Predicted 3D model of an 88-nucleotide RNA (c-di-GMP-I riboswitch aptamer) from a Deltaproteobacteria bacterium. Lineage of the source: Bacteria > Pseudomonadati > Myxococcota > Myxococcia. Of the family's consensus pairs, 95% are formed in the model. The sequence was found by an Rfam model in a public genome assembly.
Formats: sequence, structure tokens, C1' cells
RNA sequence: CCUCGAGAAGAGCAAACCCGGUGGGAACCGGGGACGCAAAGCCAGUGCCCGGACUCGGAAGCUCCGAGGGGGUCGAACGGCUGCCGAA
Repeated sequence: CCUCGAGAAGAGCAAACCCGGUGGGAACCGGGGACGCAAAGCCAGUGCCCGGACUCGGAAGCUCCGAGGGGGUCGAACGGCUGCCGAA
């Protein structure tokens, strides 16, 4: 240094839920709260998942289906970048 990850040390993040706010929604922001996390730090690149304001087309009859473009999620997976500590 790489791999690896202690019933190690010091720090860190914060699921569900509750309160307030934003959004059409997925969801996000702030406060409380801790189930967990060695990248639970960052990137939406791949594919998965979620949602369906807008446009087009079809069926149909006021709701469905498909496509386009666009969005959300990195605390499901892969990939990329960066990073604390050091027992075996």
C1' cells in the first nucleotide's frame, strides 16, 4: 500500500413513526426520534422499483392502455469518484 473489518478507540449518518412546510405525486426540506449503517459520503451512468402534472396515439366513455419527454429513489443491485481508524 492492497485486501479485510475487533464485543477496539474517537467521531459520523439516521429507518419506521410524530410535528411543521413544499409538491399533482413518487418524494423532499426543517425539528424530534433510533431500526440499522465501515462508505447509510458523493454521482441517477446501467438496469430494477416508484409516481403520472404535460404531449401524442388507441380503446372507450370520463376512466383505462401504450408511447414520448421529464421526474423520484444511492438505506435494494452493479458501476464510477473520494474518505476516518487499524486488532486478527